Overview: The prediction has a mean pLDDT of 79. A computed fold for a 110-nucleotide RNA, annotated as Guanidine-I riboswitch aptamer. Of the family's consensus pairs, 97% are formed in the model.
RNA sequence: GGAUUCGUCCUCUAGGGUUCCGGGGCGGCUUCGGCCGGCCGUCUGGUCCAAGGGAGGGCGCGCCUUGCCGAGUGCGGCAGGCGGCACGGAGGGACAAAAGCCCGGGAGUA
Repeated sequence: GGAUUCGUCCUCUAGGGUUCCGGGGCGGCUUCGGCCGGCCGUCUGGUCCAAGGGAGGGCGCGCCUUGCCGAGUGCGGCAGGCGGCACGGAGGGACAAAAGCCCGGGAGUA
């Protein structure tokens, strides 16, 4: 100085906010059952968003191993195993909004 760190999807979690539901409080109306309006996420919540560096799983891919089968010395199928490591801004973007989301295993650092 350069390169590499399996990919993708699903269900969740830490976390996140406030469209909708619920909750709280204010005002108005009321046939006293409630209804309407705007406010509060410094409301534990439901819906919702959600991790490369969190969890589990599916599929694909790569490598390996043995067993079986096909077929006959190297390939295919099934079954099994492995896929480690990972400090990290500022800033910007989306949806109603925010975030450990996305830019991004980015810049930088090691």